Description: RNAcentral holds the sequence, with entries from ENA. Predicted 3D model of a 72-nucleotide RNA (transfer RNA) from an Ignavibacteriaceae bacterium. Model confidence (mean pLDDT): 85 of 100. RNAcentral records the identical sequence in 2 taxa.
[in-house]
RNA sequence: GGCGGGUUGGAGCAGCGGAAGCUCAUUAGUUUCAUAUGCUAAAGAUCAUUGGUUCGAAUCCAAUACCCGCUA
Repeated sequence: GGCGGGUUGGAGCAGCGGAAGCUCAUUAGUUUCAUAUGCUAAAGAUCAUUGGUUCGAAUCCAAUACCCGCUA
């Protein structure tokens, strides 16, 4: 240089046109003499960035940035 994959709450991951959910973590409540476990609830993501297509985009298209791999 060429090609491919990835980027989504604090962490790890789903979601591939009708608008974001799971596990862990965090906070509160409950349970306990107390802690842990269990149970209930809540908060937390302008979906890497910027444009485009569309009635509607995390999802499709383009460019850019970063990470991983293959190859000359």